[in-house]
RNA sequence: GGACGCUUAGCUCAAUGGCCAGAGCAUCGCGUUUACAUCGCGAGGGUUAGGGGUUCGAGUCCCUUAGCGUCCA
Numbered sequence: 001g002g003a004c005g006c007u008u009a010g011c012u013c014a015a016u017g018g019c020c021a022g023a024g025c026a027u028c029g030c031g032u033u034u035a036c037a038u039c040g041c042g043a044g045g046g047u048u049a050g051g052g053g054u055u056c057g058a059g060u061c062c063c064u065u066a067g068c069g070u071c072c073a
Base pairs, nucleotide, nucleotide: 001072002071003070004069005068006067007066010025011024012023013022018056027043028042029041030040031039049065050064051063052062053061
């Protein structure tokens, strides 16, 4: 330099173009316990990497930038 893939909550990951973006773990609160753990119930936490475009509607499709990874040279 070229090809391909990935980027979503603190972490690991979901999500047919129809959505008010969810789950597990973690955190916090309550219950349970003499207490801790376990378990149950609930709560908070998100510019879906940045920017632009297509569309009635974009996490999803297209372009671009950045970062990371694999391969080729």
The RNA shown here (transfer RNA) has 73 nucleotides and comes from a Microgenomates group bacterium.
Lineage of the source: Bacteria > Bacteria candidate phyla.
Model confidence (mean pLDDT): 80 of 100.
The sequence is in RNAcentral, with records from ENA.
Its Rfam family is "tRNA". Its family is annotated with triplet codon-amino acid adaptor activity in the Gene Ontology.